The RNA shown here (Fluoride riboswitch aptamer (crcB RNA motif)) has 80 nucleotides and comes from a Deltaproteobacteria bacterium. The model forms 100% of the base pairs in the Rfam consensus. Model confidence (mean pLDDT): 76 of 100.

RNA sequence: CAAAUUGAAGGCAAUGAAGUCUGCCUGAACCGCCUGCGCCUCAAUAACAGAUGCGUUGGGCUGAUGACUUCUACCUUGGG
Repeated sequence: CAAAUUGAAGGCAAUGAAGUCUGCCUGAACCGCCUGCGCCUCAAUAACAGAUGCGUUGGGCUGAUGACUUCUACCUUGGG
């Protein structure tokens, strides 16, 4: 100096906050779905079409939770 391991603490789980639990991460974990278009690869054909992955200032959709409870915000319906 580097690597590995262990401990403490911390962070994260597609929209906010608190508590509890679960999982994940140690510079990562995490960054939703459908569809159109384009690109790479595979496969296949006379050609078209197909599948996976990636990109998208194309379009559309669900949800304030990873799960439970509560609060806040938003939406829908009914009553006062």